[in-house]
Context: one part of a larger RNA
């Protein structure tokens, strides 16, 4: 040293289980902020830390409703002091307070800090309130500039959706230059619960249609295109949803019904065997407008929360209805326009035979007997009224709120995070970023003794079904160590 067998150490796979996620689907809500927002610093409990709430009235104050016996918020027990049928503790509405920073606004600044000023109040301690900077409007002093007070109003922050301005390259063309990604990423402004568009200077073809927006076919069709890659309509035709005008209202009170935001009520089950334990067997019954799902010591319609179904709100908000008052509005047909040249974008459509729509630049009509389109342009004819404005709903989303589903995931999976995770940790910095679940049904978490250093560990004894379920805890696989036995060399 090797092999077999056995019994253990390491280790943490594996199975079952889920608090957490992940995707959807119905409703809601779709803003919050100068009345100080998001989002943070400090602070705050009877006792140190963290988390979670709160803000010097500080785990909370007041009031108004719900509820109904125990409560003093979690890691975390146990002390101590206290609250409660004169209804706490929890839950909701509503109101106070709400330190400093932060738009951040009196003036600074290294964010949670320093440093003013006027003005009232006043125990003289100090306490309130105000002072940013634009916008727009009133007024006052000037009126050549300018300067001063009051009113209103904005500022910033948010996950997608929207509109607008600006606007790439990687890549494809098998190479690359127009072309293509793509008007995509990304920046920038700006609105909403939805935005944008919309009420024919539209389309069509001789037949007629009637505002806008989304879907599905037309159709990968007509076209466009170093006619390469690729691009890519419309007419029409089915559906959604329909609404029109010239204000399309708005504010407050009052009324009325619904819904939110706390809840209430709520049916029927014993015995015996196993078993640590019954919901498991076996018997005999029982409710069901409830046998959806969850817990309870194994798998429970009848033990517990619930479930069907009925009910409910002092107080807030949201829609609706009913009647009042109050504002505030009704353009009046559109010239430097439409058209033309020139440069450019835009239309599926690369300049082309390019129609139609925006414009930089320079020009420039008619006036309804008028004027614009019908895809170069002409002529017929046939449609319609530009240069002014306003509009619900069919549509997009989804930081958030409920509830509901899953041939989704089960701790190397699922969110980066199931656990105090955007944490510890690394970077000057922008930034990048982990690992970490399971004892047991209940702590019943091992009293007391023995060895050991007043240990660590351990062995008895106890407690449990079970301790090889012992805090390094379910299960515990393989590498990998060790031991015992035998057998080989």
């Nucleotide at each position: 040293c090797g092999c077999a067998c056995a019994g253990g150490g390491c280790g943490g796979a594996u199975g079952c289980c889920u608090u957490g996620g992940c995707a959807a689907c119905u409703g809601g809500a779709g803003g919050c902020g100068a009345u100080g927002a998001a989002g943070g610093a400090c602070g705050u409990a009877u006792g140190a830390g963290c988390c979670u709430g709160c803000g010097a009235u500080a785990a909370g104050g007041u009031u108004c409703g719900g509820g109904g016996a125990g409560c003093u918020g979690g890691c975390a027990a146990a002390c101590a002091a206290g609250c409660u049928a004169u209804g706490a503790u929890c839950c909701g509405g509503a109101c106070a307070u709400u330190u400093c920073c932060g738009a951040a606004u009196g003036g600074g600044g290294c964010a949670a800090c320093c440093c003013a000023c006027u003005g009232c109040u006043u125990u003289u301690g100090a306490g309130c309130a105000g002072u940013a900077u634009c916008a727009u409007u009133u007024c006052c002093c000037g009126u050549a500039c300018g300067g001063g007070a009051g009113g209103u109003g904005a500022g910033g922050c948010g996950a997608a959706c929207c509109u607008g301005g600006a606007g790439a390259a990687c890549u494809g063309a098998a190479a690359c230059a127009u072309c293509u990604a793509a008007g995509u990423a990304c920046c920038c402004a700006g609105a909403g619960g939805a935005a944008a568009a919309g009420a024919c200077a539209u389309c069509a073809a001789u037949a007629g249609a009637g505002a806008u927006u989304c879907c599905c076919c037309a159709a990968g069709u007509a076209g466009c295109g170093g006619c390469g890659a690729g691009c890519g309509a419309a007419c029409g035709g089915g559906g959604a949803c329909c609404a029109g005008c010239c204000g399309a209202u708005g504010u407050u009170a009052u009324u009325u019904g619904u819904g939110u935001u706390a809840g209430a009520a709520g049916a029927a089950c014993g015995a015996c065997c196993u078993g640590g334990g019954a919901a498991g067997g076996u018997c005999g019954a029982c409710c069901a407008g409830a046998g959806a799902g969850g817990g309870u010591g194994a798998u429970a319609g009848u033990c517990c929360c619930g479930u069907a179904u009925u009910c409910g709100a002092a107080a807030a908000c949201a829609c609706u209805u009913u009647u009042g008052a109050c504002a505030c509005g009704c353009a009046u047909u559109a010239a430097g326009u439409a058209g033309g040249u020139c440069g450019g974008a835009g239309c599926a459509c690369g300049u082309g035979g390019a129609a139609u729509u925006c414009u930089g630049a320079c020009u420039g009509a008619a006036g309804a007997c008028g004027g614009g389109g019908g895809g170069a342009c002409c002529a017929u004819c046939c449609u319609c009224c530009a240069a002014g404005g306003c509009u619900a709903a069919a549509u997009a989303c989804u930081c958030c709120c409920a509830g509901u589903u899953g041939a989704c995931c089960g701790a190397u999976a699922g969110u980066g995070a199931a656990c105090c995770a955007g944490u510890a940790c690394c970077g000057u910095g922008a930034g990048g970023g982990a690992a970490a679940g399971g004892c047991g049904a209940a702590a019943a978490g091992a009293a007391c003794c023995c060895c050991g250093g007043a240990g660590a560990g351990g062995g008895g004894a106890g407690u449990g079904a079970a301790a090889u379920a012992g805090a390094c805890c379910c299960u515990g696989a393989a590498a990998c160590c060790c031991u015992g036995u035998g057998c080989g060399u």
Molecule: large-subunit ribosomal RNA, domain I
Organism: Allohahella sp. A8